[in-house]
């Protein structure tokens, strides 16, 4: 250089063309306890790697590109 595969909360990931985009974790605040964990409830956190294209409509499809992995001479 070419080929595949992943990029979605602070961390692990799910969602894969139509509603302001979820989970567990973790923070935080509560509820129990004499305390502390342990458990229970609650809250906050993203404009979905970047641009452009397709669509009436894109986190979801196509391209370029940037970054992580892996193959290959």
């Nucleotide at each position: 250089g070419c080929c595949c595969u992943c990029g979605u909360a602070g961390c692990u990931c799910a969602g894969u063309g139509g509603a302001u985009a979820g989970a567990g974790c973790a923070a935080c605040c509560g509820c129990c306890u004499u305390c502390u964990a342990a458990g229970c409830g609650g809250u906050u956190g993203g404009c979905c790697g970047u641009u452009g294209g397709u669509u009436c409509g894109a986190u979801c499809c196509c391209a370029a590109c940037c970054g992580g992995g892996g193959g290959u001479a």

The RNA shown here (transfer RNA) has 73 nucleotides and comes from a Chthonomonadaceae bacterium. Its Rfam family is "tRNA". Rfam describes the family as follows. Transfer RNA (tRNA) molecules are approximately 80 nucleotides in length. Rfam classes the family as a transfer RNA.